[in-house]
RNA sequence: UUGUUAACAGGGCAAACUCCUCGAAAGGGGAGGACGCAAAGCCACGGGGCUAAAGCGGUGGCCGCAUUGAAAAAGGCCGACCGCCAGGCUCGCCGGGCCGCCGAA
Numbered sequence: 001u002u003g004u005u006a007a008c009a010g011g012g013c014a015a016a017c018u019c020c021u022c023g024a025a026a027g028g029g030g031a032g033g034a035c036g037c038a039a040a041g042c043c044a045c046g047g048g049g050c051u052a053a054a055g056c057g058g059u060g061g062c063c064g065c066a067u068u069g070a071a072a073a074a075g076g077c078c079g080a081c082c083g084c085c086a087g088g089c090u091c092g093c094c095g096g097g098c099c100g101c102c103g104a105a
Stems, first nucleotide, its partner, number of pairs: 012037002017032006035092001041098003045095003048090003055084005060078004
């Protein structure tokens, strides 16, 4: 110096949940709170997972033709439902990169 990591010391972070807040959502930020973590410090580089606003496709409804009633097509409108989809999110999912406290074997 590198890998690994037992004890000791100083300590550090903060899951779920609650409140406030940002966001379409996933999720993020703050306060409280501790499930746990030797990198649960930082980075979205690779993989995995989450969400789907916008977009694309489909179903449905309404209009339309249509002059009293009923009744097409093309087309238009609505956005209720379904599917696809990341440039969004997750580093406390894994790998990788960078930095790092104590100091036995």